[in-house]
The prediction has a mean pLDDT of 81. The part of an RNA shown here (large-subunit ribosomal RNA, domain V) has 610 nucleotides and comes from Termitomyces heimii. The full RNA is in RNAcentral, with records from SILVA. Its Rfam family is "Eukaryotic large subunit ribosomal RNA". The literature on the family includes a 2001 paper in Science by Yusupov et al., "Crystal structure of the ribosome at 5.5 A resolution". Rfam links the family to the GO terms structural constituent of ribosome and ribosome.
Context: one part of a larger RNA
RNA sequence: CAGGAAAAGAAGACUCUAUUGAGCUUGACUCUAGUUUGACAUUGUAAAAAGACAUAGAGUGUGUAGAAUAAGUGAGAGCUUUGGUGCUAUUGAAAUACCACUACCUUUAUUGUUUUUUUACUUAUUCAAUAAGGUGGAGUUGGGAUUAAUAGUCCCACCUUUUAGCUUCAAGGUCCUUUAUGGGCUGAUCUAGGUUGAAGACAUUGUCAGGUGGGGAAUUUGGCUGGGGUGGCACAUCUAUUAAAAGAUAACACAGGUGUUCUAAGGGGGACUCAUUGAGAACAGAAAUCUCAAAUAGAACAAAAGGGUAAAAGUUCCCUUGAUUUUGAUUUUUAGUGUGAAUACAAACCAUGAAAGUGUGGCCUAUCAAUCCUUUAGUUCCUUGGAAUUUGAGGCUAGAGGUGCCAGAAAAGUUACCACAGGGAUAAUUGGCUUGUGGCAGCUAAGCAUUCAUAAUAACAUUGCUUUUUGAUCCUUUGAUGUUGGCUCUUUCUAUCAUACUAAAGCAGAAUUUGGUAAGCAUUGGAUUGUUUACCCACUAAUAGAGAACAUGAGCUGGGUUUAGACUAUUGUGAGAUAGGUUAGCUUUACCCUACUGAUAGAGUGUUAU
Numbered sequence: 001c002a003g004g005a006a007a008a009g010a011a012g013a014c015u016c017u018a019u020u021g022a023g024c025u026u027g028a029c030u031c032u033a034g035u036u037u038g039a040c041a042u043u044g045u046a047a048a049a050a051g052a053c054a055u056a057g058a059g060u061g062u063g064u065a066g067a068a069u070a071a072g073u074g075a076g077a078g079c080u081u082u083g084g085u086g087c088u089a090u091u092g093a094a095a096u097a098c099c100a101c102u103a104c105c106u107u108u109a110u111u112g113u114u115u116u117u118u119u120a121c122u123u124a125u126u127c128a129a130u131a132a133g134g135u136g137g138a139g140u141u142g143g144g145a146u147u148a149a150u151a152g153u154c155c156c157a158c159c160u161u162u163u164a165g166c167u168u169c170a171a172g173g174u175c176c177u178u179u180a181u182g183g184g185c186u187g188a189u190c191u192a193g194g195u196u197g198a199a200g201a202c203a204u205u206g207u208c209a210g211g212u213g214g215g216g217a218a219u220u221u222g223g224c225u226g227g228g229g230u231g232g233c234a235c236a237u238c239u240a241u242u243a244a245a246a247g248a249u250a251a252c253a254c255a256g257g258u259g260u261u262c263u264a265a266g267g268g269g270g271a272c273u274c275a276u277u278g279a280g281a282a283c284a285g286a287a288a289u290c291u292c293a294a295a296u297a298g299a300a301c302a303a304a305a306g307g308g309u310a311a312a313a314g315u316u317c318c319c320u321u322g323a324u325u326u327u328g329a330u331u332u333u334u335a336g337u338g339u340g341a342a343u344a345c346a347a348a349c350c351a352u353g354a355a356a357g358u359g360u361g362g363c364c365u366a367u368c369a370a371u372c373c374u375u376u377a378g379u380u381c382c383u384u385g386g387a388a389u390u391u392g393a394g395g396c397u398a399g400a401g402g403u404g405c406c407a408g409a410a411a412a413g414u415u416a417c418c419a420c421a422g423g424g425a426u427a428a429u430u431g432g433c434u435u436g437u438g439g440c441a442g443c444u445a446a447g448c449a450u451u452c453a454u455a456a457u458a459a460c461a462u463u464g465c466u467u468u469u470u471g472a473u474c475c476u477u478u479g480a481u482g483u484u485g486g487c488u489c490u491u492u493c494u495a496u497c498a499u500a501c502u503a504a505a506g507c508a509g510a511a512u513u514u515g516g517u518a519a520g521c522a523u524u525g526g527a528u529u530g531u532u533u534a535c536c537c538a539c540u541a542a543u544a545g546a547g548a549a550c551a552u553g554a555g556c557u558g559g560g561u562u563u564a565g566a567c568u569a570u571u572g573u574g575a576g577a578u579a580g581g582u583u584a585g586c587u588u589u590a591c592c593c594u595a596c597u598g599a600u601a602g603a604g605u606g607u608u609a610u
Stems, first nucleotide, its partner, number of pairs: 007589002015423003020419002022415004028219001030217003034212008044121010055109005068096001071102004078085002125199005135192004141157006172186005177180001222235001223233002231252001236258004241253001259406001260302001261362002266320007274298001276294006300309002303367001305365003324348003329343004337407001350359003373401006381395004431475001432473001434471001436470001438466005447457001484559001485557003490548005499520001500517006524538003565583004569578003
């Protein structure tokens, strides 16, 4: 002195992961202090008003027709005060006197019960104050009103106002006798015996229930993933391809589908043949209906796709409920566990068909679900703790209510104030692989170049190179390789801008263009921006391009990015967020090796001088 030791410093603060936290937020989940509402208790006394119920009584009722104001039903031929009224008859849906009963509406009274409201009381209770100090009532005295009155009644007052200090059961009056610094009464009314005041059966307090409740607390905030997030579901399933002709086989591979639907679109039987085309037939045409012919399926079979199917699995007609009951076995996925789906039987009872037979849902491959709890159905079963009966409860068998994160927790965010454990299993720098993209160079020659492919240039094709672009990847580094640009300084490359020597030209000259040998040397100063980049000005022979861990921070700088403080816009309920903008913001350590610069000291050899 700072090139290297990918130097030291600190188990990276960025990023991801963890069934690790914490701070903060709220519309997260679950609680909660508080607050609020109601009921009951604490909670007693009295009065008034209103309402409801019960009991007793009274009154009321107009469609039309009918003497007429018919609530309704039963019984009924008489009742009566001799005035009438009713029956019969008539009218009408219903008929009336007398008796009994029922309903609706209105109203009165009564005593109860109960509810609500208002007012009052004070002793529960609450609050406040005090040295718990003169409170309530009555009276004396004084004044006033009324009065004939000094009876009586009613009303009022009852003694302090500059400041500071003092106040000794008080002076006075009167009585007693132990004559003393003595005592009693009065002065200073009596009486009651709630400390006083405010509130008051309301507050308050307690129990229970409801509301509210980030004020406080606990907890959670899935998974996969070419980093994470956003997106998506590749998380349970089905079809075809990938898949390499048994089976199996991955990816956030490709093209699609499922969480349904159907009393027939299930079961059996009979009959028929479809799509399409041709020919023909009044209205009738490209298309209506009818006939004939051809028609291996080119149709149809609920849906995705694939397979399958023609006297059917399609279309149509007839009859039906086997889409039923009972358990085992098997196949597929697999751990040869569960679930789902499916297969072949057995034991019943049925359907259909003449019958053989077929039928345990849908022609086959998808269409779906544990424990616990609740609920439904079944038996005439088991348990219920001394025995017996009933109820109740619990079991057993089969279903339903649901977990799609689909072998099944009940669960929101934010952190730039952050923490911890780890990860190079995983992102943001360099480097590595690749080179699509970028850049550069060939080959061919349709063209352009007035004519003429190849002076120059060059499409459509095509072959390469490079790693100064950017992607892709995630190999190295997370017990840290200090992360942009600039400054400084050195060196290398050539795909050469200038300078040197040259070839060619659509080189007359000048200027220029395309090449060759070439990296010796040069390649600047400014405006603007943090900029690299870009754009502009000026000079110039020229103002070429790159590398060196995007050379270079223990060399500098720190303008920008990228902590903590703030402002602003947008966004979010909020905490906060923002490849939006702005402002302020620390740059640590040199003793080792080597290079270089200088200083100092020593040794040897030679020469010269003495």
Lineage of the source: Eukaryota > Fungi > Agaricomycetidae > Agaricales > Termitomyces.